About this RNA
A computed fold for a 72-nucleotide RNA from Paramecium caudatum, annotated as transfer RNA. Rfam family: tRNA. Rfam's curators write: Transfer RNA (tRNA) molecules are approximately 80 nucleotides in length. By type it is a transfer RNA. The source organism's lineage runs through Eukaryota, Sar, Alveolata, Oligohymenophorea and Paramecium. The RNAcentral record of the sequence draws on ENA and Rfam.
RNA sequence: GCUUAAGUAGCUCAGUGGUAGAGCGUUAGACUGAAAAUCUAAAGGUCGUUGGUUCAAUUCCAAUCUUGAGCA
Numbered sequence: 001g002c003u004u005a006a007g008u009a010g011c012u013c014a015g016u017g018g019u020a021g022a023g024c025g026u027u028a029g030a031c032u033g034a035a036a037a038u039c040u041a042a043a044g045g046u047c048g049u050u051g052g053u054u055c056a057a058u059u060c061c062a063a064u065c066u067u068g069a070g071c072a
Base pairs, nucleotide, nucleotide: 001071002070003069004068005067006066007065010024011023012022013021018055026042027041028040029039030038048064049063050062051061052060
C1' cells in the first nucleotide's frame, strides 16, 4: 500500500428500518447474629465520528477514525 472483519452500558455480547436489551459488575432494600448465596428495585447509552437516503436509521449508503487478521 491492497483486501477483509469489528466498534452498542464499567466488562462480555444480542438487537439487520418503527421509542435499545441480556449476563456479569455497581448501588439500595429484603433475608441473616453478621457475612456469603438468593430475591426485588435502581442507576448507568447522544449505538466510534461526520454527512446522505427515508415519514422514521443501531440497522441502508458514502467518507473518516481506531483496533484485529490476511496479502505484498